[in-house]
RNA sequence: GGAGUUGGACAGGCUACCGCUGCAUAUUUUUAAGAUAUGCAGAGGAAAGUCCGGGCUCCACAGGGCAGGGCGCUGGGUAAUACCCAGUGGAGGUGACUCCAGGAAAGUGCCACAGAAAAUAGACCGCCUCUUUUGGAGGUAAGGGUGAAACGGUGGGGUAAGAGCCCACCAGCUGCCAUGGUGACAUGGCAGGCUAGGUAAACCCCGCCCGGAGCAAGGCCAAAUAGGAAGGCGUUUGAGGCUGGCCCGGCCAAUGCCUUCGGGUAGGCCGCUUGAGGUAGGGAGCAAUCCUUACCCGAGAUGAAUGGUAGCCACCUGUUAAUCAGGUACAGAACCCGGCUUAUGUCCAACUCCUUUA
Numbered sequence: 001g002g003a004g005u006u007g008g009a010c011a012g013g014c015u016a017c018c019g020c021u022g023c024a025u026a027u028u029u030u031u032a033a034g035a036u037a038u039g040c041a042g043a044g045g046a047a048a049g050u051c052c053g054g055g056c057u058c059c060a061c062a063g064g065g066c067a068g069g070g071c072g073c074u075g076g077g078u079a080a081u082a083c084c085c086a087g088u089g090g091a092g093g094u095g096a097c098u099c100c101a102g103g104a105a106a107g108u109g110c111c112a113c114a115g116a117a118a119a120u121a122g123a124c125c126g127c128c129u130c131u132u133u134u135g136g137a138g139g140u141a142a143g144g145g146u147g148a149a150a151c152g153g154u155g156g157g158g159u160a161a162g163a164g165c166c167c168a169c170c171a172g173c174u175g176c177c178a179u180g181g182u183g184a185c186a187u188g189g190c191a192g193g194c195u196a197g198g199u200a201a202a203c204c205c206c207g208c209c210c211g212g213a214g215c216a217a218g219g220c221c222a223a224a225u226a227g228g229a230a231g232g233c234g235u236u237u238g239a240g241g242c243u244g245g246c247c248c249g250g251c252c253a254a255u256g257c258c259u260u261c262g263g264g265u266a267g268g269c270c271g272c273u274u275g276a277g278g279u280a281g282g283g284a285g286c287a288a289u290c291c292u293u294a295c296c297c298g299a300g301a302u303g304a305a306u307g308g309u310a311g312c313c314a315c316c317u318g319u320u321a322a323u324c325a326g327g328u329a330c331a332g333a334a335c336c337c338g339g340c341u342u343a344u345g346u347c348c349a350a351c352u353c354c355u356u357u358a
Base pairs, nucleotide, nucleotide: 001354002353003352004351005350006349007348008347009346010345012313013312014311015310016309017308018307020042021041022040023039024038025037026036027035028034029033044330048341049340051339052338053337054336055335056214057213058212059211068210069209070208071207072206073087074086075085076084077083088101089100090099091098092097102205103204107203108202109199110198111197124144125143126140127139128138129137130136131135152170153169154168155167156166157165171195173192174191175190176189177188178187179186180185218270219269220268221267228261229260230259231258232257233256234255235254236253240252241251242250243249277296278295279294280293281292282291283290284289314328315327316326317325318324
């Protein structure tokens, strides 16, 4: 100098003016509430995707199971997790480092194209034997060829030619034992049969976990309307019912009006932001994380505020080398947290590899 790996930080800054939202105080108007003035505060690392896990709310629920869904090496962390940390094994990379994770020897299924054959193997070429010889039959997985993948590798024996057919070594598998480790596992030894393809984000098996809906949850106040309940005042004349018949009166019923209750729409309020909270120290731990001390309160809108203008400075681009013009990413809260993923500008640190110079 170049190419990378991992981790972290910032998210243009300051001032003035004009606006918007919330809170506090003061003044004012006729209650509610509004208006004005002053002061303070006012988007994020992802607020996004809504993919996981919790808090909170309502409903359901004796207990257990089926179905369905999710997760899956070991140990730890946490409110919890599909997250994080530290390890184990495997794969990739020269390396820093990254990615993956129960079971395929319980059973079933599938493995495109090519190829003879894709899993109880199999005969296209080749090789060997026989034969009625441009052909046919049989044996053969050593050699060729196909494929992502072809039924252990090397050597020797053996054979008509071959083959774990037999043997030695190696690789790998199963079972047992010893040592180390909390454990996944590692190292070593003995025995066995000679060899076992892949796929579980195919069915399935094993182990563990999971009730449902979600702030439009849920609750309170309450104009109006319908239906409802209670009370009061009327009407029913010749025609509602009962009070033995008739009249008055009374009760019930029907109906009208009023009052109250109740209802719950429009609207308003709570939930709503003090919380698994932040900052700075100390301690435990390899770490994730936990314990503790002091200090602080940093958004809460509801067609939904967080903006605009001017000046100076910082950076980038173009022209220039004075200056001028343009720009400063991705993107915007909506009950709140913890994660993951995706989008995105710049800077810093540590580490790795290559090259050059001394």
The prediction has a mean pLDDT of 76. A computed fold for a 358-nucleotide RNA from Desulfonauticus sp., annotated as Bacterial RNase P class A. Rfam family: Bacterial RNase P class A. The family's RNA type in Rfam is ribozyme. Gene Ontology terms of the family: tRNA processing, dimeric ribonuclease P complex and ribonuclease P activity. Rfam describes the family as follows. Ribonuclease P (RNase P) is a ubiquitous endoribonuclease, found in archaea, bacteria and eukarya as well as chloroplasts and mitochondria. The model forms 94% of the base pairs in the Rfam consensus. A source record names the gene rnpB. RNAcentral holds the sequence, with entries from ENA.